[in-house]
RNA sequence: GCCCCUUUAGCUCAUUGGUAGAGCGCUCCCUUGGUAAGGGCGAGGUACCGGGUCCGAUUCCCGGAAGGGGCUCCA
Numbered sequence: 001g002c003c004c005c006u007u008u009a010g011c012u013c014a015u016u017g018g019u020a021g022a023g024c025g026c027u028c029c030c031u032u033g034g035u036a037a038g039g040g041c042g043a044g045g046u047a048c049c050g051g052g053u054c055c056g057a058u059u060c061c062c063g064g065a066a067g068g069g070g071c072u073c074c075a
Base pairs, nucleotide, nucleotide: 001071002070003069004068005067006066007065010024011023012022013021018055026042028040029039030038048064049063050062051061052060
């Protein structure tokens, strides 16, 4: 330098055009002798950034960024 993959809640990941979700973690409550286990409520999001297409984009297209992997060999 070229190619491929990934980027969504604090962490790990779903969702793949029609209002963005789960598990764990966190707050509060119940329960308990109890800070554990169990049950319940809730908070928490620029879906990496910019642009485009579309009535509508996390999703499709283009460019960029970051991370990971591979190739640059033989004839």
Predicted 3D model of a 75-nucleotide RNA (transfer RNA) from a Candidatus Nanopelagicales bacterium.
The prediction has a mean pLDDT of 80.
The sequence was found in a public genome assembly.
NCBI's taxonomy places the organism under Bacteria, Bacillati, Actinomycetota, Actinomycetes, Candidatus Nanopelagicales.